[in-house]
RNA sequence: AGAGUUUGAUCCUGGCUGAGGAUGAACGCUGGCGGCGUGGAUAAGGCAUGCAAGUCGAACGAACUAUUUUUAGUAGCAAUACUUUUAAUAAUUAGUGGCGAACGAGUUAGUAACACCUUGGUACAUACCCCGAAGUCGGGCAUAACUAGUCGAAAGACUGGCUAAUUCCCGAUAGUAUCGCAAGAUUAAAGUCGUAAGACGCUUUGGGAGUGGCCUAGGUCCUAUCAGCUAGUUGGUGAGGUAAUAGCUCACCAAGGCUAUGACGGGUAGGGGGUGUGAGAGCAUGACCCUCAACGACGGAACUGAGACACGGUCCGUACACCUACGGGUGGCAGCAGUCGAGAAUAUUCGACAAUGGGCGAAAGCCUGAUCGAGCGACGCCGCGUGCGGGAAGAAGGCCUUCGGGUCGUAAACCGCUUUUGCGUGGGAAGAACUAUGACGGUACCACGAGAAUAAGGGGUUGCUAACUCUGUGCCAGCAGCAGCGGUAAUACAGAGACCCCGAGCGUUAUCCGGAAUUACUGGGCGUAAAGCGCAAGUAGUCGGUUAUAUUAGUCUGGCGUUAAAUUCCGAGGCCCAACUUCGGAACCGCGCCAGAAACGGUAUGACUAGAACAUGUGAGAGGUAUGCGGAACGUGCAGUGUAGGGGUGAAAUCCAUUGAUAUUGCACGGAACACCAAAAGCGAAGGCAGCAUACUGGCGCAUUGUUGACGAUCAGUUGCGAAAGCGUGGGGAUCAAAAAGGAUUAGAUACCCUUGUAGUCCACGCCCUAAACGAUGUCGACUAGCUAUUGGGAGCAUCGACCCUUCCAGUGGCAAAGCUAACGCGUUAAGUCGAUCGCCUGGGAAGUACGAACGCAAGUUUAAAACUCAAAGGAAUAGGCGGGAGCUCGCACAAGCAGUGGAUCAUGCGGUUCAAUUCGAUACAGACCGAGGAACCUCACCAGGGCUUGAAAUCUAGCUGCAUGACUUAGAAAUAAGUCAGCCUUCGAGGGUGCUAGACAGGUGCUGCACGGCUGUCGUCAGCUCGUCUCGUGAGAGGUCUCCUUAAGUGGAUCAACGAGCGCAACCCCUGUCGCGUGUUACAAGUGUCACGCGAGACUGCUUCGGUAACGGAGAGGAAGGUGGGGAUGACGUCAAGUCAGCGUGGCCCUCUGAUGCCCUGGGCUACACGCAUGAUACAAUGGGCGUUACAAUGGGUCGCCAACCCGCAAGGGGGAGCUAAUCCCAUCAAAAGCGUCCUCAGUUCGGAUAGGAGGCUGCAACUUGCCUCCUUGAAGCUGGAAUUGCUAGUAAUCGCAGAUCAGCAUGCUGCGGUGAAUACGUUCUCGAGCUUUGCACUCACUGCCCGUCAACUCAAGGGAGCCGGUAAUACCUGAAGACCCAUUAUUUCCAGUGGGGACAUGGUAGGAUCGGUAACAGGGAGUAAGUCGUAACAAGGC
Repeated sequence: AGAGUUUGAUCCUGGCUGAGGAUGAACGCUGGCGGCGUGGAUAAGGCAUGCAAGUCGAACGAACUAUUUUUAGUAGCAAUACUUUUAAUAAUUAGUGGCGAACGAGUUAGUAACACCUUGGUACAUACCCCGAAGUCGGGCAUAACUAGUCGAAAGACUGGCUAAUUCCCGAUAGUAUCGCAAGAUUAAAGUCGUAAGACGCUUUGGGAGUGGCCUAGGUCCUAUCAGCUAGUUGGUGAGGUAAUAGCUCACCAAGGCUAUGACGGGUAGGGGGUGUGAGAGCAUGACCCUCAACGACGGAACUGAGACACGGUCCGUACACCUACGGGUGGCAGCAGUCGAGAAUAUUCGACAAUGGGCGAAAGCCUGAUCGAGCGACGCCGCGUGCGGGAAGAAGGCCUUCGGGUCGUAAACCGCUUUUGCGUGGGAAGAACUAUGACGGUACCACGAGAAUAAGGGGUUGCUAACUCUGUGCCAGCAGCAGCGGUAAUACAGAGACCCCGAGCGUUAUCCGGAAUUACUGGGCGUAAAGCGCAAGUAGUCGGUUAUAUUAGUCUGGCGUUAAAUUCCGAGGCCCAACUUCGGAACCGCGCCAGAAACGGUAUGACUAGAACAUGUGAGAGGUAUGCGGAACGUGCAGUGUAGGGGUGAAAUCCAUUGAUAUUGCACGGAACACCAAAAGCGAAGGCAGCAUACUGGCGCAUUGUUGACGAUCAGUUGCGAAAGCGUGGGGAUCAAAAAGGAUUAGAUACCCUUGUAGUCCACGCCCUAAACGAUGUCGACUAGCUAUUGGGAGCAUCGACCCUUCCAGUGGCAAAGCUAACGCGUUAAGUCGAUCGCCUGGGAAGUACGAACGCAAGUUUAAAACUCAAAGGAAUAGGCGGGAGCUCGCACAAGCAGUGGAUCAUGCGGUUCAAUUCGAUACAGACCGAGGAACCUCACCAGGGCUUGAAAUCUAGCUGCAUGACUUAGAAAUAAGUCAGCCUUCGAGGGUGCUAGACAGGUGCUGCACGGCUGUCGUCAGCUCGUCUCGUGAGAGGUCUCCUUAAGUGGAUCAACGAGCGCAACCCCUGUCGCGUGUUACAAGUGUCACGCGAGACUGCUUCGGUAACGGAGAGGAAGGUGGGGAUGACGUCAAGUCAGCGUGGCCCUCUGAUGCCCUGGGCUACACGCAUGAUACAAUGGGCGUUACAAUGGGUCGCCAACCCGCAAGGGGGAGCUAAUCCCAUCAAAAGCGUCCUCAGUUCGGAUAGGAGGCUGCAACUUGCCUCCUUGAAGCUGGAAUUGCUAGUAAUCGCAGAUCAGCAUGCUGCGGUGAAUACGUUCUCGAGCUUUGCACUCACUGCCCGUCAACUCAAGGGAGCCGGUAAUACCUGAAGACCCAUUAUUUCCAGUGGGGACAUGGUAGGAUCGGUAACAGGGAGUAAGUCGUAACAAGGC
């Protein structure tokens, strides 16, 4: 300090999510020690048991115990024992009395308040403590205890009698006390201990300290969907009351008081010091410690007391719990432990008063769950340890591997050493100030001993974020904080190894701060991303021109006080260090008081004129309101002319018209809107305003001097205006036209188009109050280059006057500098630079919705959420792609032509079906005579059956082997098995080779072309695709490569922020066309060159002319050939996860001692056949067919071959064997179409040849499934082919034959060869494809895109809802406990108790509302959900 995530990529806006720190935590895994801290956050829920507040005998009487003393008696000889009496000492106990119990300890329910914090104040009180003054005299009445009874289960209560005091009462005394102006009046006490001195007390009073009460200014959460609240309310007088002020209470009087600076209401909440975080400002928080407050089961009340309205006191009510003899009683852990409950969750029914502190006491002392300690919990912080050194054969083992090795790793083993911690033994504190006294504790600590011994895990490893491999899994199981991972090679799941981080802990969850400048004070924005109110007037508020004087609650400076301690920071000290702790300092940013300053600001007074306003003159204008008038058009009515259509559309129809339309003429009526002028023009605050005239009226500009003298700017609330549509009442109604009807279109068409047509559109009055009310830009002021156009006014110059020209002010536009902006753009009319002020925004959706409120006749408007859900939504610009956008250009793309396909039969391939199998692949173009350039066996991968298992073939190891190999017999369908015979080389070795056995391994046309290499198809032989440097841009990117001309071409030229270059184009290469030269075998009759081979020439827009800057284009000449002459090879960057694992190679997976998915063999299949498709062959005939006759090629192939002559056969073919390893011989007379002659004469034929029968031939082990050919016979469909569709631009199409590869044999296919040899192209509107530019885009998997809504299914949350249930706070009435107060009585001298009455008052009840919540049939909307239905609304002109 930043990072990830919206996109194909970019910049921005904007949210979401990590990394950090923290916690009274919890959970998971793990767990050695110590120190210091810390531990019921939930149910202020209920509590068994024990303890937590007592103490004083030196206040008092009594009781009891022990010891001693004394008296008397009884028993005993006596010692002595017992009983009784007296006194003393010591201890104990209930009670009276005093002090304490109001502290300490706990909790945070309530409380939004003088509760708390900070700062001031005083109408006050104060037991114990300190200092001072004075006093402490004399009397008296009771009562508990105790005793005697009574009642009760108990708790307890009552009656009679006796008694004491530091209990109570009376009297005296009385000032520096109290009251009062004064005179004067009034009020007190207690003793105890001690031999005494004296000590401790007591009473009155003054002061102090500390503590408390009350008042005060400021601070102190959210909500306006809470806007008005208040009757003791605000004040006064009087009275009461209090320690004291006060409506604190009461009577009377007045009508006040609070509130937008947020009253009142609702919700939530103890406050502070501090704590966490943060750079800070802030934000969040208020455990432990300190402090204040409040509370003590819930509600109320008083008593006692210095102090309470009292946690371990009293009374009453309520709920709950317990005891009970049923009559009645008892209780309050939010004290310490502990228990139940609820909960994710929080400890021991411990020790001690040794220390510190508290209560009582003269003291000893007693009490003290305060406290000090121990126990439990890794809950936190801090510290220590789990060894240290050496040790490479880098062991074994694990993991990985390219099989070489690498890694765990000096790690281990092994050797040496040490002993922190733990264990054992022994010693043993400080803490005690103070004679004594130590819970902790036989603890800390020390010494000795044995022994590496007693001690390591958790999380992570795709990015953020440090750390990577293997195996398993296969969108499954699972992970995940976000982005996301997983569909067979997962560094993301699970396991393992390795590595990374931290370490007695590590992770997860929850919460807070940070990052987040993401509420922006520091420190943000509002043209298009969220965001300027539709516009104005104006109140409060905020801000405010120049100058002088005075003043100072803002401001500034200095000093003083306070800001508790702890905490924080700094410096020291103490525990071995640290955590922890002690001391000192700083800080505590605040508040108050005093003094000073006067620039700024405020206030007061005065002055000024530059802001503002007014006056005078003048001007422009669709500014507004009202009234009147006008012409064109339109519609309707009447009449005339006139005849068959009119109207409407893409095309039609509905519709109008022979009852006379449309058209045309005339007249009349009606309503609405105002052509031309007219403009980027004008006016208005905005909405808006347009014929002409008149009346009334608002605002504005310019010019001129004068007047006022800051009068100003903005503006929450408020008020007014506010298009269209809509509403109400009454008119009006020509046009147009929601709704509605009809006609079309369509799959449908509740639309678009057409014909009609009602509200409405118009007027008056009254509402509504919203718009993309837009410049998507609030208002006001100041400043900051220009150029240009236009509207209004003025000045100058000039003129007779005007125009022109120069210039000033005010408007309205265009372009542009600086600057700004994410960019687009804005740019003196700012979105620039500043100032003032108001409004508004804070991710998308839900939603401008729900609820509430206000307004409205209604429609609805304004204000305005949440649950839930997503990780985006969005702006601008970029590159593509696309468009039923635009422009330009090309291509057998269309058009113009020729021949076809689609119909028939057959061949071949494919689909489908069938089958034991019909092996597999290829599937739009770019699959389908494709892989296959040749399936009878083989091929072969498929099927059935028979067999083999180190295997048919390969390499290696070990053992055995007189074993190679050949021939034969038997069984079998064969593979194979059994057997017989013959029979190796050698340097004789343990050698080579062969076979057998065993083991490593082989083998696989098994899978994955979506793991790959290689090769191929396609766009496309289209003209494109890029790079370097440089420039522009924040950037993605752009320029270059655009534009103009040209070309077959990104071919070339010109221009240009580009200059160059590369891959493509072209050329270089091959064939061919002309000529020349050389050589000449096997060519030819010669000698040559027509032929073959080789070398060369030739064509380059070179020449002429026209056009053009040029490139280039048109025409022409010459030439065999003319503008790349013709053809071929050659295929840029890339696209289609295109094709191929079955050509080959290859990663991974799978099958193989379990007999195969491997291998061998026989037979079958790939050739099936209701059918569909594709490519071809042959035809349908006379431009033909048959027969006869007669010409002319080229490319090729041949020794397991081509095969001549000759002979046989009708023929296929057979015999034959010359020649030829080929310019020599053969296929091969090389050919057919063509030519000539003849027959056929338009017919299912002398066309056509399918199908079928018979007879043969050839190849081959083999011709049945299933080859080819010949001969004879048979003689099917078919008479030119629907929609649709293919090829071809010249030696081309069409037509004719020939050869070759494969191959034993098999071609209508394929690849080549030559023969004959056309027609047409106006042209680019349209179809298809392609290229370039531009435009729009919500597409980028790129239009086969994206995407909307209803319906159907499931899930979720929220609102409404007939109702039902509950909570809360008030109001009215009833009830009215306890206690206090008041009055009366008892009542006497007075007081108390008692009795009676009164008004308030807790609780409870009733009633009607308010408000909050729960629940609910039902109906509606919202959100979500891999593959549902219907359409296609939006994005391109999205097809309106």

Annotation: This is a predicted structure of a 1440-nucleotide RNA (small-subunit ribosomal RNA) from a metagenome. The coordinates come from a structure-prediction model, not an experiment, and the mean pLDDT is 84. Rfam family: Bacterial small subunit ribosomal RNA.